Background
This is a predicted structure of a 333-nucleotide part of an RNA (large-subunit ribosomal RNA, domain IV) from Ambispora leptoticha. Model confidence (mean pLDDT): 86 of 100. RNAcentral holds the full RNA, with entries from SILVA. Rfam family: Bacterial large subunit ribosomal RNA.
[in-house]
Context: one part of a larger RNA
RNA sequence: ACCUCUCUAAGGAACUCGGCACAUUAGCCCCGUAACUUCGGGAAAAGGGGUGCCCUGCGCAAGCAGGGUCUCAGUAAAUUGCGUUUAGCGACUGUUUAACAAAAACACAGCACUCUGCCAAGUCGUGAAGACGACGUAUAGGGUGUGACACGUGACCAAUGCGGAAAGAUCAAGGCGUUUUGUUAGCCCGUAAGGGCAAAAGCUCGGCGCCUAAGUCCCCGUGAAUGUCGGCCGUAACUAUAACGGUCCUAAGGUAGCGAAAUUCCUUGUCGGGUAAGUUCCGACCUGCACGAAUCGUGUAACGACUGAACCGCUGUCUCGGAGAGGAUCUCG
Numbered sequence: 001a002c003c004u005c006u007c008u009a010a011g012g013a014a015c016u017c018g019g020c021a022c023a024u025u026a027g028c029c030c031c032g033u034a035a036c037u038u039c040g041g042g043a044a045a046a047g048g049g050g051u052g053c054c055c056u057g058c059g060c061a062a063g064c065a066g067g068g069u070c071u072c073a074g075u076a077a078a079u080u081g082c083g084u085u086u087a088g089c090g091a092c093u094g095u096u097u098a099a100c101a102a103a104a105a106c107a108c109a110g111c112a113c114u115c116u117g118c119c120a121a122g123u124c125g126u127g128a129a130g131a132c133g134a135c136g137u138a139u140a141g142g143g144u145g146u147g148a149c150a151c152g153u154g155a156c157c158a159a160u161g162c163g164g165a166a167a168g169a170u171c172a173a174g175g176c177g178u179u180u181u182g183u184u185a186g187c188c189c190g191u192a193a194g195g196g197c198a199a200a201a202g203c204u205c206g207g208c209g210c211c212u213a214a215g216u217c218c219c220c221g222u223g224a225a226u227g228u229c230g231g232c233c234g235u236a237a238c239u240a241u242a243a244c245g246g247u248c249c250u251a252a253g254g255u256a257g258c259g260a261a262a263u264u265c266c267u268u269g270u271c272g273g274g275u276a277a278g279u280u281c282c283g284a285c286c287u288g289c290a291c292g293a294a295u296c297g298u299g300u301a302a303c304g305a306c307u308g309a310a311c312c313g314c315u316g317u318c319u320c321g322g323a324g325a326g327g328a329u330c331u332c333g
Base pairs, nucleotide, nucleotide: 002327003326004325005324006323007322008321010319011318014317019314027051028050029049030048031047036041038148052069053068054067055066056065057064058063070074083311084310085309086308087307088306089304090303094106095105110146111145112144113143114142115141116140122132123131124130149299150298151297152296154229155228156227159226160225161222162221163220164219168217169216170215174211175210176209177208178207179206182203183202186197187196188195189194230248231247232246233245234244257291258288269285270284271283272282273281
C1' cells in the first nucleotide's frame, strides 16, 4: 500500500458531473399538523414532549396518579422513516432489455374512428377438412389511434388513402361475324413417274368489326384517415410599433392554449428571484432558426428505486489528514 470496520480537534458539501458514499432519523404513547385537493387524501406532514427500576393508592386487567431511586445514556443491545420547498415527464398499482439501460419506454381504465347480421368479420390451416372467434350475436366480437380526470380538440378534400354513384372515355383473355396467308379433297394432260389449273370443308397465319368485367380517367363525400396549415410593400401629430390598406400565390394559410420549452441555432437572449458570486433552476417577455390541438393542446390532487433546482438537519465527501481493530499479503524464523 490492499480488504472490512471503529473513532476523530475546528469547520460542515468548501468534495464532486451530481451530497455518490457515509452520517442523521428510527419503536410505542401523548400533543400538534400547512398549502393544495378529484373531499378520499395530503399525513407518520412538519414540529414538540414522554419512555428504566422501586414503593403507595386506584383498577378485573391494560394501565393511570403521587413519591422515591440509578446511569453519560431507559425503543440503553438488536430490530428500527431523515425531512421540506419547487419544476419537468408519466395520471395511478403494474410490465420491460434472464447476464451493462427499470425509464419520461410498454401496458392501463377511459375516449374516438372503423369493420362485422352469423356458415359474422378476423385468424390458423394444403385455394382442404377442421378449429379459434363462441357453445358468444352489435350493451357482442375484430382492427387502429389516443391514454385517469378537468377544459378543449380550429382551417384545408389540392395530393395519397378509404367509401359511394353510375352517365361517358379507356380497357384483357374469350365469343361471334367477315377477310387474308399456308395446306389440299376436286378437275385437266400423261401409259406411268409426274406436271398444270382452280379451289370447298377443316386446320392454320394475320387484319377488321361487334359483344364483354373489375380497374383507371371522370364526379361526389370523408381528418380522433396518411397528411398540410405562406410571401412582399406601405401606413398613426416625437420615436417606435402597426389596429388599417395594397399586391402575389395557395387546397387552406396555425385558431384556442402554451412558448429560450425533454422543442431556441444565434444564446450564458433580456428582465426579475434565489447566492457574496448562479452557462443550471424558478417567474416573466415573445424576436416560436424549427410548439400547437387524440402522431392530442393546456392544466392537474394523488403516486414515482424517474429527472432538474433550492434548503433544514447531518456527517472524514472535503480542508487534510490522523489514530486504532480484524483480515489478506511479503520477509525472517